[in-house]
RNA sequence: GAGGCUGCAGGACGAGAGAUUUCGUCCGGGAACGAAACGCCGAAGGGGCAAGCGUCAGGCGCAUAGCUGGCGUGAAACUCUCAGGCAAAAGGACUCUUGCGGCGGC
Numbered sequence: 001g002a003g004g005c006u007g008c009a010g011g012a013c014g015a016g017a018g019a020u021u022u023c024g025u026c027c028g029g030g031a032a033c034g035a036a037a038c039g040c041c042g043a044a045g046g047g048g049c050a051a052g053c054g055u056c057a058g059g060c061g062c063a064u065a066g067c068u069g070g071c072g073u074g075a076a077a078c079u080c081u082c083a084g085g086c087a088a089a090a091g092g093a094c095u096c097u098u099g100c101g102g103c104g105g106c
Stems, first nucleotide, its partner, number of pairs: 004103009018038001020037006039086003045082001046080003052073007060066001
């Protein structure tokens, strides 16, 4: 001590879906909060698994190949909709960027 990978933080961008209904709270209201009802979304977070790989068992087989089944491992922007969300605000994956670290070692 580069490219690269990665953790945290700041910044930029950033979708989807009822300003739903009823009751109550609040000085008065409310798009806020609580409870209930029906309807939805997927991109905080979380859950699930395909091929492949590993292993075990069974039958055939020259066979350590191949076949079938079980178990394990195994990704997502797929899927579930637990959580979260459904005007604005807030939040918000991914991507980019800046800074401080870790790994790495041209």
Predicted 3D model of a 106-nucleotide RNA (Glycine riboswitch aptamer) from an Anaerolineae bacterium. The source organism's lineage runs through Bacteria, Bacillati, Chloroflexota and Anaerolineae. It was read from a public genome assembly, where an Rfam model found it. Its mean pLDDT, the model's own confidence on a scale to 100, is 83.